[in-house]
Molecule: small-subunit ribosomal RNA
Organism: uncultured bacterium
RNA sequence: AGAGUUUGAUUAUGGCUCAGAACGAACGCUGGCGGCGUGCUUAACACAUGCAAGUCGAACGGGAAUGAUCCCUUCGGGAUCUAGUACAGUGGCGAACGGGUGAGUAACACGUAGGUGAUCUGCCUCUUGCUGGGGAACAACUCCGGGAAACCGGACUAAUUCCGCAUAAGCCAUCCUGGUUGCGGCCAGGAUGGAAAGGUGGCCUCUUCAUGAAAGCUAUCGGCGAGAGAUGAGCCUGCGCACCAUUAGCUAGUUGGUAGGGUAAUGGCCUACCAAGGCUACGAUGGUUAGCUGGUCUGAGAGGAUGAUCAGCCACACUGGAACUGAGACACGGUCCAGACUCCUACGGGAGGCAGCAGUGGGGAAUAUUGCGCAAUGGGCGAAACGUGACGCAGCAACGCCGCGUGAGUGAUGAAGGCCUUCGGGUCGUAAAGCUCUGUCGGGAGGAACGAAUAGCCGUUGGGACCAAUAUCCCGGCGGUGUGACGGUACCUCCAAAGGAAGCACCGGCUAACUCCGUGCCAGCAGCCGCGGUAAUACGGAGGGUGCAAGCGUUGUUCGGAAUUACUGGGCGUAAAGCGCGUGUAGGCGGACUCAGAAGUCGGGUGUGAAAGCCCCGGCUUAACUCGGGAAGUGCGCUCGAAACCAUGGGUCUUGAGGUCCGGAGGGAUCGGGGAAUUCCCAGUGUAGAGGUGAAAUUCGUAGAUAUUGGGAGGAACACCAGUGGCGAAACGGAUCUUCUGGAUCAUUUCUGACGCUCAGACGCGAAACUAGGGGUAGUAAACGGGAUUAGAGACCCCGGUAAUCCUAGCCGUAAACGAUGUAAACUUGGCGUCGGUGGCUUAAACUCCAUCGGUGCCGCAGCUAACGCGAUAAGUUUACCGCCUGGGGACUACGAUCGCAAGAUUAAAACUCAAAGGAAUUGACGGGGGCCCGCACAAGCAGCGGAGCGUGUGGUUUAAUUCGAUGCUACACGAAGAACCUUACCCGGGUUUGACAUGCAAGUGGUAGUGAUUCGAAAGGUGAACGACCCGCAAGGGAGCUUGCACAGGUGUUGCAUGGCUGUCGUCAGCUCGUGUCGUGAGAUGUUCGGUUAAGUCCGCUAACGAGCGCAACCCUCGCUGUAUGUUACAUGUGUCAUACAGGACCGCCGGUAUCAAGCCGGUGGAAGGUGGGGAUGACGUCAAGUCCGCAUGGCCUUUAUGUCCGGGGCUACACACACGCUACAAUGGUCGGUACAAUGGGUUGCUAAACCGCGAGGUGGAGCCAAUCCCCCAAAGCCGGCCUCAGUUCAGAUUGCAGGCUGCAACUCGCCUGCAUGAAGCCGGAGUUGCUAGUAAACGCGCGUCAGCUAUAGUGCGUUGAAUACGUUCUCGGGCCUUGUACACACCGCCCGUCACAUCAUGGGAGCUGGUAACACCUGAAGCCGGUAGUCUAACCGCAAGGAGGACGCCGUCGAAGGUGGUGCUGGUGACUGGGAUGAAGUCGUAACAAGGUAGGUGUACCGGAAGGUGCGCCUGGAUCACCUCCUUU
Repeated sequence: AGAGUUUGAUUAUGGCUCAGAACGAACGCUGGCGGCGUGCUUAACACAUGCAAGUCGAACGGGAAUGAUCCCUUCGGGAUCUAGUACAGUGGCGAACGGGUGAGUAACACGUAGGUGAUCUGCCUCUUGCUGGGGAACAACUCCGGGAAACCGGACUAAUUCCGCAUAAGCCAUCCUGGUUGCGGCCAGGAUGGAAAGGUGGCCUCUUCAUGAAAGCUAUCGGCGAGAGAUGAGCCUGCGCACCAUUAGCUAGUUGGUAGGGUAAUGGCCUACCAAGGCUACGAUGGUUAGCUGGUCUGAGAGGAUGAUCAGCCACACUGGAACUGAGACACGGUCCAGACUCCUACGGGAGGCAGCAGUGGGGAAUAUUGCGCAAUGGGCGAAACGUGACGCAGCAACGCCGCGUGAGUGAUGAAGGCCUUCGGGUCGUAAAGCUCUGUCGGGAGGAACGAAUAGCCGUUGGGACCAAUAUCCCGGCGGUGUGACGGUACCUCCAAAGGAAGCACCGGCUAACUCCGUGCCAGCAGCCGCGGUAAUACGGAGGGUGCAAGCGUUGUUCGGAAUUACUGGGCGUAAAGCGCGUGUAGGCGGACUCAGAAGUCGGGUGUGAAAGCCCCGGCUUAACUCGGGAAGUGCGCUCGAAACCAUGGGUCUUGAGGUCCGGAGGGAUCGGGGAAUUCCCAGUGUAGAGGUGAAAUUCGUAGAUAUUGGGAGGAACACCAGUGGCGAAACGGAUCUUCUGGAUCAUUUCUGACGCUCAGACGCGAAACUAGGGGUAGUAAACGGGAUUAGAGACCCCGGUAAUCCUAGCCGUAAACGAUGUAAACUUGGCGUCGGUGGCUUAAACUCCAUCGGUGCCGCAGCUAACGCGAUAAGUUUACCGCCUGGGGACUACGAUCGCAAGAUUAAAACUCAAAGGAAUUGACGGGGGCCCGCACAAGCAGCGGAGCGUGUGGUUUAAUUCGAUGCUACACGAAGAACCUUACCCGGGUUUGACAUGCAAGUGGUAGUGAUUCGAAAGGUGAACGACCCGCAAGGGAGCUUGCACAGGUGUUGCAUGGCUGUCGUCAGCUCGUGUCGUGAGAUGUUCGGUUAAGUCCGCUAACGAGCGCAACCCUCGCUGUAUGUUACAUGUGUCAUACAGGACCGCCGGUAUCAAGCCGGUGGAAGGUGGGGAUGACGUCAAGUCCGCAUGGCCUUUAUGUCCGGGGCUACACACACGCUACAAUGGUCGGUACAAUGGGUUGCUAAACCGCGAGGUGGAGCCAAUCCCCCAAAGCCGGCCUCAGUUCAGAUUGCAGGCUGCAACUCGCCUGCAUGAAGCCGGAGUUGCUAGUAAACGCGCGUCAGCUAUAGUGCGUUGAAUACGUUCUCGGGCCUUGUACACACCGCCCGUCACAUCAUGGGAGCUGGUAACACCUGAAGCCGGUAGUCUAACCGCAAGGAGGACGCCGUCGAAGGUGGUGCUGGUGACUGGGAUGAAGUCGUAACAAGGUAGGUGUACCGGAAGGUGCGCCUGGAUCACCUCCUUU
């Protein structure tokens, strides 16, 4: 840092996907060790059990048990010690810390910077003052009572408990007075009121009792008042901090004031009264989601995501409410009440709160031990001790990070074995084994810590404070004592031993890594593209390889890549995207000069920005980890300065903007009258049609139409002028006149002095259609009716026709409302038009020309653009502001809201689904697009086919089998140049198994191989008398043959979609390409296009192309002419018919015309032949997965006593039928009889076979001649001459059938051919349609040959004889070539593709309702509790002699008040008969809407209609092909 994926290919747009890093993870496979970390992300679900907050006897009063001793005893017991111990209680401090969790909270909750003159602060530190003297109660214990229990009631009592009194420096409160300030502060004065608690150790200096104590003194710990500090907390403020506008208005304590209450303290915090405010588009209110931060992850950064562990803050503690105590709580392990849940109960009533540490159940993909210890650190209490699930450790888990190991060296017979193989070998692989070493980790044995010492305690000693004091306290010195959970752990030493220690994923591309086997669109894989239908590097296994490694993969999530939300850093003509247009508010931005101060801005200094995290150094053997230090922290505050820019204030200016004066051009509204045309009415003339169409019909017309003349009525629209001309913001606006009126522009003078630009909301205008009321209605015309067309025709075409179209005053508010291009401003080469003005030259006046301002067009430079294209009217270069876009579909949709009479408009999602959708350009292909050209393509002709009978082939059917293949043109007289057996591949039956045939190896075999009488059998084959070998050899053996066995043979079995070769077809069409160069980002283009010409990409000319190759042509064969040579067997006697060989001849060469005077074309001369002379061979790049595995070859698969092979018989020859190719005919241009004439190509020894004879004939006998210019086949036929037939199913035609014969062959039954006699069918020229042929051709006539024993040959292929007609021409049909155009096609029109309907699945909207959640409201009820009131009951301290009082408690009442109840409501889920559309599915149904002019150009807004795509009307758009016309330019 990029890559894959839209296409046949390209480019850009655009989405999807991948490679990276990370994690509190989970899952799969695997697992050696250690260190350091981390570990319920879900149910703030429910919790058994244990522990997690106590401590103080040096504040106080009580005070055991048990055990021991016997000192006593009335044997019941008692005493002493245990012991003032345990224990509970009063009191103090703590329990508000520490620990957990993230439910709530969108907030001064948090972060940051400030404020507090508006505040508090226990314990701690410092300073200072005081600590006097009395009284009272309540627990505990004990006694009594109630209760199941929890617990409660009565009586006794102590204190550092509680309460008066005294004192008051200072302080506080109230009242009064003064000063000062930044005004709740500070300073000063006066009056009144307000405090305390003692404990412990030591000592007698003073007083009293008198060994010693008490008062007292002293020390210490406390207590009270005050001031200050530190720490912690409360409150307030600026700024920052999520989404939804489909949440736009919210608010009555609400906003402010006054007074009061309340608080530590400000404040509507609360109350009363007064005023009517306060918040909001810079997003109030509402809804949804969420603890915030330091940080963490990612990223180059900016950002994005996140908020585990650690740290700071907040909130919460079963749910809701409330207060008490206290320095601090409205309190996790406190209290009260309500609710839900769980437990106990004697049913009366009680108890509980793990979101502390462990642990349990449950939920979940998923998260640990009911461990050890207070040794360290920290906090509570205390003098010390004590307690501490905080914490320190250990246990479990590869959950993460870091480190180490699983060995090292040597070792090639490249071992064995696996896998692959082209069978040679390659690879695993120095890998192993073997040999020589080492000892990390693990194992065993021994030693053994740091953390713990300046802690604590004891002793001693120096100094200091206080003191009466050697006591106590403070600061030191020395000595001693003594504390470790981890743990006998880290670490060290020794011992043995390569021994105990490697897996996981991947290997088609992206992406490093390839082969074999299995499977056969199956099983499966897949992150995307996509693999799998018999040769899968993509599935599964194996071998090999690649990557990482005690891990490796998968899944999930986040960032990245993604410049794919673009601040850094994107876009909007056609890809998604400019509002239909304007006016204009807020907002944003704003001309020139100058002065000021300094809000923004910039610079310096300073405070803060916690620690950790980051960096550096040090410590663990290293690292992870960690001690210490440092830097940074883009922010905020304070302060000093600068003054360019921006903002502000003052002053000035004219160029932006606006105004005045002159002129011309066009726009809007309104009133009136006008002419042409259509229709209708009246009248005349006139008669049978008119109208309409592709053709018709419906329709009108003898009741007089159409046509024509005259008159009249009415409505709508305004020809010519008229122009890519003008005006307007757009929509739009077209005769003319009147009136009213907006804007722009030109020219000249002058005035104001930045007055400007843009514009969210807002307001106005806004085609057509539609809507409602009234009018009007000529024409046109949705709907509708009819006629046609059609398979149908709900359409296109035709005849009618209503709304509508028109007017009026309304509504609607949308269009392809388009230049698909927002508005404004500036700058940037040009050329040619045009409209409106002005100036100049010039002129008599003009035109023309030049210059300039404003509009409107075309072409083009630079530049831009993906390209197309844009190009001063920018899509160029910049600025300001607004609007809009972010993959396709779902969806210009649903729901909600606003607007509308309605139709509907505006705003506008999600689920789900796809890997594309789309733009521009390229090459093809295609078009019921265009242009040019060719072909027996059509036309013009001739002869046919299609009808009949027969032959042959095919389909179909049949059959045991009717073997197989070929199937539009390009299968069908094709493979097959010849099926009775054979062929033969098929069927039935009978045999055979190394085989009918080949090769190799081994063994055997001389009476062997071979021949083979006899016999069985349908044959194959079996049996086997008899005969009986060959070659080389050193005589042993070898070869050949045969037999047996093993390898193997064999297969017309399968796959022509695994192949080679060959062939067909487009097509003998003129095309198909390459090199270099050039153009284009590129695919590609150019060349090959263009103008001519040709049969031809044939040639010429032009030309960013120049050349070249395969094709064309020519070279080859043959026929036609001539010459030369030769000539057998020809003719015939020397010619040249003929045969063979060679050569010549034809090239637009010559002449004329035409052409660019090029290529060439036209005509002519000569010539046997004239423009490639006729024919043949020759088939470019390619297309059709065309045909052939049954010609041959061949991979894979299948078969092996059979799918091989041999044999007999049958079948391929069947027959209701259909098609194809032919033959013979239907007759007189004929048939028949007789006579008579003229060919050529070929073939022949297993052959052709003569003469002669026999037979009516087929044929037979015969055997001459011929291996062929010699002999034979071999008489050609039509033709010509003559006779008969005379138009009929015939003297036409010959099918069919009978009889008798002949030939071939082993054999003519199935199933051959031929002959004779007899028989004598259909058929009288053939529907739609269709074939061949352009000259020696068609047509007609016969002859030969191949195959072959024979033949079903009428087929195929050759040969000659006779011998025509026609072509105006290229409109049309078919096929082809070139250029161009459109395209949504590229499997390429046999393409693509739309909608309904039917079926299945999925998500979703509506829906009578049903059922949850949540929020507020109204009313009712109202717990606990604070506050207030009251004085019913009770009442210790104080006052009072007393009565009584003050005060208090309970009770009662009231305000507030959670939960609950009732009622309607909002929001939001789930579900719901039925229903709407949507998406997706295999080759379903109906049509054919779109893409080509898609066959009616398409699209669009709207309205109506229709099974469906859709159709039609009105208006608009080009994102329409083609032709014509107009205009412009050039020429004439």